[in-house]
RNA sequence: UUCUGAAAAAGGCAAACCGCGCGAAAGCACGGGACGCAAAGUCACGGUCUACCGAGCGCAAGCUCCAUGACGGCAGGACUGCCAGA
Numbered sequence: 001u002u003c004u005g006a007a008a009a010a011g012g013c014a015a016a017c018c019g020c021g022c023g024a025a026a027g028c029a030c031g032g033g034a035c036g037c038a039a040a041g042u043c044a045c046g047g048u049c050u051a052c053c054g055a056g057c058g059c060a061a062g063c064u065c066c067a068u069g070a071c072g073g074c075a076g077g078a079c080u081g082c083c084a085g086a
Stems, first nucleotide, its partner, number of pairs: 002086004012037002017032003021028002035073001041079003045076001046074001047071003054065004
């Protein structure tokens, strides 16, 4: 440096749910809590989710499209990292 792995050691993160707050929503922050994770570390290129605003249709209720919004815990991708073995 590359590959493999989580058996050991040191550790790390934290799903659902609950409380409280923000947001149009998706979702997010904090606290509790652990389903799990060898990158469940970082990055919005891809992918997925939402549709306030906007556009079109409709008498109306609404429907369709749309990311500048969100998700890295999406077996995609990129970068970086602890330990052990080869």
Model confidence (mean pLDDT): 85 of 100. Predicted 3D model of an 86-nucleotide RNA (c-di-GMP-I riboswitch aptamer) from Massilia sp. It matches the Rfam family "c-di-GMP-I riboswitch aptamer". Its family is annotated with cyclic-di-GMP binding in the Gene Ontology. The model forms 95% of the base pairs in the Rfam consensus. The organism belongs to Massilia, within Bacteria.